[in-house]
């Protein structure tokens, strides 16, 4: 130096030809059960504003294409594998 993979919340992972982003687990958090605790149920769980409904932002980065992008094209980073 060439080729191919992968990259999504704290984590592990979905989101099958482009169509409500984050399903389900795990952790944390609160609550219930308890004498207490475990184990079990239950509810909350990206970010910004806002009392609040909600509204706008988020898929390594930066561009593009599209009414629409996590999904397709470009560059570029970083980790894995391979050829030299």
């Nucleotide at each position: 130096g060439c080729c191919g993979g992968u990259g999504u919340g704290a984590u592990g992972g979905a989101a099958u030809u482009g169509g409500c982003a984050g399903a389900c687990g795990u952790g944390a958090u609160g609550g219930a059960c308890u004498c207490a605790a475990a184990a079990u149920c239950c509810a909350u769980u990206g970010g910004u504003a806002g009392c609040a409904a909600u509204a706008c932002c988020g898929u390594g980065c930066c561009g593009g294409u599209u009414c629409g992008a996590g999904u397709c094209c470009g560059g570029c980073c970083a980790c894995c594998g391979g050829c030299a």

The RNA shown here (transfer RNA) has 84 nucleotides and comes from an Oscillospiraceae bacterium. It matches the Rfam family "tRNA". Rfam classes the family as a transfer RNA. The prediction has a mean pLDDT of 81.